[in-house]
RNA sequence: UUGAUCCUGGCUCAGGAUGAACGCUGGCGGCGUGCCUAACACAUGCAAGUCGUACGGUCCCUUCGGGGACAGUGGCAGACGGGUGAGUAACACGUUGGGACUUACCCCGGAGUGGGGAAUAACCUGCCGAAAGGUGGGCUAAUACCGCAUAAUAUCGCAAGAUUAAAGCAGUAAUGCGCUCUGGGAUGGCCCUGCGGCCUAUCAGCUAGUUGGUAAGGUAAUGGCUUACCAAGGCUAAGACGGGUAGCUGGUCUGAGAGGAUGGUCAGCCACACUGGAACUGAGACACGGUCCAGACUCCUACGGGAGGCAGCAGUGAGGAAUUUUCCGCAAUGGACGAAAGUCUGACGGAGCGACGCCGCGUGAGGGAUGACGGCCUUCGGGUUGUAAACCUCUUUUGGUUGGGAAAAUUAUGAUGGUACCAAUCGAAUAAGCAUCGGCUAACUACGUGCCAGCAGCCGCGGUAAUACGUAGGAUGCAAGCGUUAUCCGGAAUCACUGGGCGUAAAGAGUUCGUAGGCGGUUUGUUAAGUCGGAUGUGAAAGACUAAGGCUCAACCUUGGGAACAUGUCCGAAACUAAUUAACUAGAAUUUGUAAGAGGUACGCGGAAUUCUGGGUGUAGCGGUAAAAUGCGUAGAUAUCCAGAGGAACACCAAUGGCGAAGGCAGCGUACUGGUGCAAUAUUGACGCUGAGGAACGAAAGCGUGGGGAGCGAACGGGAUUAGAUACCCCGGUAGUCCACGCCGUAAACGAUGUCUACUAGCUGUGGGAAGCAUCGACCCUUUCCGUAGCGAAGCUAACGCGUUAAGUAGACCGCCUGGGGAGUACGAUCGCAAGAUUAAAACUCAAAGGAAUUGACGGGGACCCGCACAAGCGGUGGAACAUGUGGUUUAAUUCGAUACUAGGCGAAGAACCUCACCAAGGCUUGACAUGCAGCUGCUAAUCCGGUGAAAGCCGGACUCCUUCGAGGGUGCUGCACAGGUGUUGCAUGGCUGUCGUCAGCUCGUGUCGUGAGAUGUUGGGUUAAGUCCCGCAACGAGCGCAACCCUUGUCGUAUGUUGUAUUUUUCAUACGAGACUGCCCUGGUAACGGGGAGGAAGGUGGGGAUGACGUCAAGUCAGCAUGGCCCUUACGCCUUGGGCCACACACAUGUUACAAUGGCCAGUACAACGGGUUGCCAAGCAGCAAUGCGGAGCUAAUCCCAUCAAAACUGGUCCCAGUUCGGAUUGAGGGCUGCAACUCGCCCUCAUGAAGUUGGAAUCGCUAGUAACCGUGGGUCAGCCACACCGCGGUGAAUACGUUCUCGGGUCUUGUACACACCGCCCGUCACACCACGAAAGUCGGCAACGCCCGAAGUCCUUCUUAUGGAGGCCUAAGGUGGGGUCGGUGAUUGGGGUGAAG
Repeated sequence: UUGAUCCUGGCUCAGGAUGAACGCUGGCGGCGUGCCUAACACAUGCAAGUCGUACGGUCCCUUCGGGGACAGUGGCAGACGGGUGAGUAACACGUUGGGACUUACCCCGGAGUGGGGAAUAACCUGCCGAAAGGUGGGCUAAUACCGCAUAAUAUCGCAAGAUUAAAGCAGUAAUGCGCUCUGGGAUGGCCCUGCGGCCUAUCAGCUAGUUGGUAAGGUAAUGGCUUACCAAGGCUAAGACGGGUAGCUGGUCUGAGAGGAUGGUCAGCCACACUGGAACUGAGACACGGUCCAGACUCCUACGGGAGGCAGCAGUGAGGAAUUUUCCGCAAUGGACGAAAGUCUGACGGAGCGACGCCGCGUGAGGGAUGACGGCCUUCGGGUUGUAAACCUCUUUUGGUUGGGAAAAUUAUGAUGGUACCAAUCGAAUAAGCAUCGGCUAACUACGUGCCAGCAGCCGCGGUAAUACGUAGGAUGCAAGCGUUAUCCGGAAUCACUGGGCGUAAAGAGUUCGUAGGCGGUUUGUUAAGUCGGAUGUGAAAGACUAAGGCUCAACCUUGGGAACAUGUCCGAAACUAAUUAACUAGAAUUUGUAAGAGGUACGCGGAAUUCUGGGUGUAGCGGUAAAAUGCGUAGAUAUCCAGAGGAACACCAAUGGCGAAGGCAGCGUACUGGUGCAAUAUUGACGCUGAGGAACGAAAGCGUGGGGAGCGAACGGGAUUAGAUACCCCGGUAGUCCACGCCGUAAACGAUGUCUACUAGCUGUGGGAAGCAUCGACCCUUUCCGUAGCGAAGCUAACGCGUUAAGUAGACCGCCUGGGGAGUACGAUCGCAAGAUUAAAACUCAAAGGAAUUGACGGGGACCCGCACAAGCGGUGGAACAUGUGGUUUAAUUCGAUACUAGGCGAAGAACCUCACCAAGGCUUGACAUGCAGCUGCUAAUCCGGUGAAAGCCGGACUCCUUCGAGGGUGCUGCACAGGUGUUGCAUGGCUGUCGUCAGCUCGUGUCGUGAGAUGUUGGGUUAAGUCCCGCAACGAGCGCAACCCUUGUCGUAUGUUGUAUUUUUCAUACGAGACUGCCCUGGUAACGGGGAGGAAGGUGGGGAUGACGUCAAGUCAGCAUGGCCCUUACGCCUUGGGCCACACACAUGUUACAAUGGCCAGUACAACGGGUUGCCAAGCAGCAAUGCGGAGCUAAUCCCAUCAAAACUGGUCCCAGUUCGGAUUGAGGGCUGCAACUCGCCCUCAUGAAGUUGGAAUCGCUAGUAACCGUGGGUCAGCCACACCGCGGUGAAUACGUUCUCGGGUCUUGUACACACCGCCCGUCACACCACGAAAGUCGGCAACGCCCGAAGUCCUUCUUAUGGAGGCCUAAGGUGGGGUCGGUGAUUGGGGUGAAG
């Protein structure tokens, strides 16, 4: 992550830290710190010199006493100090122990310091060269160099013995400083050694000086360090060898700790000094500011040749996100030299730059409410900014100016520095930002934007009301900083030592045997390795902790103290582990007896069945399927009988049965053979358990060779099915299935549960034994051991479930896991004949993937039930004409909405104007309508007239009200606020409505169960129209629904009685009551209730109506009304005329009238109810064929009128089956009515005309009784009417329901689920397109480390020549050349799969 839940599991955040960088901002001080990248290249200056008391000289000065400076010879020091981290996985480092060594200067001893010699630089002179520099000749000194003497407690040697040194200088002197040999010390170094600290096994074998020995050489010294010879060793799974990465440590950061990460500054060690090699000198180097050689690069050049090495301090360029001054001083500390004065010292002491870090301080303090102005918000009341400001009082840290003025130094010497600090004075004066405000996470509003722009650490926000974007106001957090980015630790018990797991979430190897290893029963003795105790050494300082102290505090610094970890040595203890010794029997194994078994291998035998072959009988079909066809069959099938051939498998028994390590094993017999149980005795004496590598076994399919082949049967062929059917079904059929031998080595190889041991309630079955009781014997029964099943205590588990056969409680050992995808894939390696198997990643991508359980929804799952749902019936629709509505089209406009059921005779219960919202044209602008304010007018109210015009409107005129004469009211004009909008959003809303559905459901409280979502109740057995009622039950109650209460109708009673009734009665009307409750009887049932009956007007909710639970559909309506936001304001408002909403190739929906004889027409004759009426209904009478007109009585209605006689019905007549005497559309003519007005576009009447249509395809609708069907009648709206619509009323008045299999809808229970915007769901793969990373690839380019060969500088060593300077040769060797391989990386036409991507 889910609708919600629990769990597993990853991702993300909040904390701390940094040599940091970037953005915005920036007042001061102290202490620290500053090239992490190019060990890239470097201009310039400086960073190591010093000594004249070692020496000869040159020059200068001189007070002639001497003094000073300097190149050179000589001595000491340039091996320290300073830098950097390239290399290095190593005795490099840390720590412990050790030795075969050395040590200049220093300290303490012993001995000595005699006497000689030959040169050489400087200097003079000649030559070569551009330079650097070189060279010939000549002179000279020494603490430079060389002999001689002396010689041990030195060296060599068993000894005898042999060998080996020196230097002087200063001073008048005393004496001082030196020199040589030697012993010891100190300090520094060298070497050896145990232990410790990275990754990789997709690196498994490495090694010839390699391992050891002898001899020699070499070294300060041990040693294969080197060489010759000999031997064949040495290292490795406790990880050799190889590859990658890396300076190590004290420490630093984090963390509760254990750990993890890291090694900048400071300190210790190492390594390096342009790259590579080499030696010299020296006490010390294979030498950062020395030498030689090779190479690359840079510079100078007269082109011949030379010079150089900032990883010292500054500084420059380059690289980079990024890192400072070409500063001052040797005053302090330290170092080199010197006898000393002193000289040198970019070590060091300081200053400068950088908010890079840590610490401290400040940017003012107190008072101040009409809560000012302004800003923002607002419900317009106010709120907030906010005591904040202004204003008043006060202070001066910081800052400016002036003055004084340290310590750092024991005598002198101060770069820092006139610095720290102190005092006076000036003046609130010079000093606040950054990030955030949806949740995590402290802090909310407005406007703008409109899936755009953008935000984002994760979840996510933005599609017109954004607390998530941008801005503003406000708020929150931190503060000279604040955020962001990067990295490390934490949280992460998310590698689990502390401290995790593996039945289903990732995870038990397919099984067994067994090596190394790990672990191991009981009792003694000994040892002391582990273990424990004591003592002691080391574990540098700094850091950390702690106690004091010093800078005003702090950071920082100083002093003292203690601890921790690791390790060496010595002493002690002996319980446990270990080692060893001696025993034991409970583990294990063996022995004896007995038992069961599809355990294994080989050989043989058997019957049933299928198929085939031969023969007989026999004739037209057989076979196959849901139905067919292909197929077989007159050349004789199928069927049936006999005989034969061949292969494979073994019915019944048969089972939760048996055996085996697993895979697996089934006819019968024989032979060989493995394992196991039980019972009892004896023997051995821990012989045991597990098991990395390893070995063996290992279903099916597949492979190889050779057989075999009946049936079945991948592939394949044919027939069907289908939209297609590379399938399911049918007819055939090859590999294969079978056997022998050899491979393969995998499966959902599963109990998805590794093996072994011990312990922890039971009950029930079943297989194999044993004992007991009893019996003649057997069964039964009881107990016990081993196996195999079911249910269950405790316990465990996320739950499901497991539960003596554990998934419980413990122990031993092995294997395996660490988010999903990529992927069990690629590359590499091993195995394999191949197929393939084993081992096994990464880039990239997602924020999930997953387990168990819950509630719903769904199922072409199951069970039960209901409904005009089907069925049974009656009548329709769909075909015709017309009416009305809708779509579409058309139009200037055909206004708008509704548009599956649930729009479509719907809003509209009435579009000629109006309505009206649409179109065209003409007009008005505070407006047609409301309220308020200001000003003006006085011809103003009201009314009338004229012109123009289609009207609206515009222009003009006449008349002239009340009054207290101030004015007021009213009206008009001008202006301002505002009006107005059927403009938009029904997805911002209220209200109302539709639908599921008048379906029987929907919930709550308390209790109980569950970790929880939830469950229970509401389920179950009955019953009902009903969650209606009864019974049962961890539930007991309750609410909204059901029912009832309400209206109406049917019967009766009472009361009243006009306008009804001629009249009593009756009918009727109004009002109030009665009546029906399964009350009574019979029957079934525990009950609820059901069936039947009586009485009754009515009988089981009597009929009808109103009444619509929780909720669903972002269902419908902003155009009925109301209303937030947005939009228009001389127009999207208002007025007017005309038009339109009535258009018409077409399609659909709902109706009307019909197609006729159960009928049409004519004539006659009966019977209603509900209603309506004063701008109205309209009587009688008259006129007209009629619509209607005239007329006027009555009626505000039980009175009068609509309204006579309702129509169908009934009686009589006619028509005679036809496009008709059916049907009435359409059209012509003439009239009537309403209304300003019937052209677009009304209704009615009369005459004439007389279309389609002869009962309607697929499909589909309504209805269960006073119902359907048929018949008329009234009303609303309304001037009239497009009404055939809608809402009512009565009249006549049926048929059918076996039943619930099926269709549709619904309810309850149950089951599965990867669904939850819930099956109109979810979701897989190919193809096409775009992007991304990766693999393969003909090749191609480069790196690295080796190997072979060639060449070979400098140089050590060896040989040799020599005038002893040097020359020649040799071994080795850097660099270079060349060759074939190895390995790593880049790139590569093309190609392969993978991932990602709102609408293919």
The prediction has a mean pLDDT of 85. Small-subunit ribosomal RNA from an uncultured Spirochaetota bacterium, 1400 nucleotides, folded computationally. The RNAcentral record of the sequence draws on ENA and SILVA.